[in-house]
About this RNA:
This is a predicted structure of a 90-nucleotide RNA (c-di-GMP-I riboswitch aptamer) from a Gammaproteobacteria bacterium. It was read from a public genome assembly, where an Rfam model found it. Model confidence (mean pLDDT): 87 of 100. Lineage of the source: Bacteria > Pseudomonadati > Pseudomonadota > Gammaproteobacteria.

RNA sequence: UACAGAUAAAGGCCAACUGUAUUGAAAGGUACAGCUCGCAAAGCUACCAGUCUAAGGGAAUUUAAUUCCUAAGAAAGUGGGGGUACCUGA
Repeated sequence: UACAGAUAAAGGCCAACUGUAUUGAAAGGUACAGCUCGCAAAGCUACCAGUCUAAGGGAAUUUAAUUCCUAAGAAAGUGGGGGUACCUGA
C1' cells in the first nucleotide's frame, strides 16, 4: 500500500419516537435535549438505477374544483459508483 473485519482496544454515529424552536408549496431539512433500532465507513459526495414530493409547467374533466403527467426539489439509514479514514491482522 492492497485486501479482510475473525479477534481485541480506544472511540464514533444515532433509526424510530418524545419535547421545544425554525425552514419549505410539499417531500423533507436544521438546532438543542431525552432515548438508542441498528451501523466497520449509518463520516463525505446526487454520477447511475430505484424511491418520495409536485410549487411551477402541461393535459383531461366540467363549472370552480378534481384527477393525471412532469424535477431543475428531496433522500447517502434503498442499492451501485466516486473519493477520505481509526484499529487489528484470523